A computed fold for a 107-nucleotide RNA from Alteribacter natronophilus, annotated as SAM riboswitch aptamer (S box leader).
It matches the Rfam family "SAM riboswitch aptamer (S box leader)". Gene Ontology term of the family: regulation of gene expression. From the family's description: The SAM riboswitch is found upstream of a number of genes which code for proteins involved in methionine or cysteine biosynthesis in Gram-positive bacteria. The SAM riboswitch acts at the level of transcription termination control.
Its mean pLDDT, the model's own confidence on a scale to 100, is 84.
The sequence was found by an Rfam model in a public genome assembly.
RNA sequence: CUCUUAUCAAGAGUGGCGGAGGGAAAGGCCCGAUGAAGCCCGGCAACCGGCAGCCAUGCUGCAAGGUGCCAAUUCCUGCAGAGCUUUACGCUCUGUAAAGAUGAGAG
Numbered sequence: 001c002u003c004u005u006a007u008c009a010a011g012a013g014u015g016g017c018g019g020a021g022g023g024a025a026a027g028g029c030c031c032g033a034u035g036a037a038g039c040c041c042g043g044c045a046a047c048c049g050g051c052a053g054c055c056a057u058g059c060u061g062c063a064a065g066g067u068g069c070c071a072a073u074u075c076c077u078g079c080a081g082a083g084c085u086u087u088a089c090g091c092u093c094u095g096u097a098a099a100g101a102u103g104a105g106a107g
Base pairs, nucleotide, nucleotide: 001107002106003105004104005103006102007101008100013041015040016039017038021031022030023029026077027076028075042070043069044068047066048065050062051061052060053059054058074099078096079095080094081093082092083091084090
């Protein structure tokens, strides 16, 4: 980097260093010197692995070893359908695609 598969509406600091950027991409809309990115500490969760129970490839529980995550739904966006309405400047709901993120596996 490519492929397969599961998940993506919950959760997580008034800490230290650091100094201007950040939210994937484009367009929006936001966050940021009342301090961005990054690093450390702290925390959340429980995908893989571990342990225990049950006949069980399965389910439930425990602890947290390997990842992951800690503004806004994956911050919003496409398409289809339905509803609402000041009948257009729009809004809401449902389904679904693409892209992306993370885990696990394969090449």